[in-house]
RNA sequence: GCGAGGUAGCUCAGCUGGUUAGAGCACAGGACUCAUAAGCCUGGGGUCGGCGGUUCGAAUCCGCCCCUCG
Numbered sequence: 001g002c003g004a005g006g007u008a009g010c011u012c013a014g015c016u017g018g019u020u021a022g023a024g025c026a027c028a029g030g031a032c033u034c035a036u037a038a039g040c041c042u043g044g045g046g047u048c049g050g051c052g053g054u055u056c057g058a059a060u061c062c063g064c065c066c067c068u069c070g
Base pairs, nucleotide, nucleotide: 002070003069004068005067006066009025010024011023012022018056027043028042029041030040049065050064051063052062053061
């Protein structure tokens, strides 16, 4: 210098800009059970790596920087 990536505790989806930011696992509560686990129901949890810009509107587009992998 080039390429890929950074979104929930973990693994990731969402990148043709717009309806509310989601899934699985994990976690908490409930119900069930003599009790535990599994399965079932409900719930909490995110300044979308940082700062700026464009736009009526940015996780999504543009610039710089940081970090990880090749």
Description
This is a predicted structure of a 70-nucleotide RNA (transfer RNA) from a marine eukaryotic metagenome. Its Rfam family is "tRNA". It is annotated as a transfer RNA. Gene Ontology term of the family: triplet codon-amino acid adaptor activity.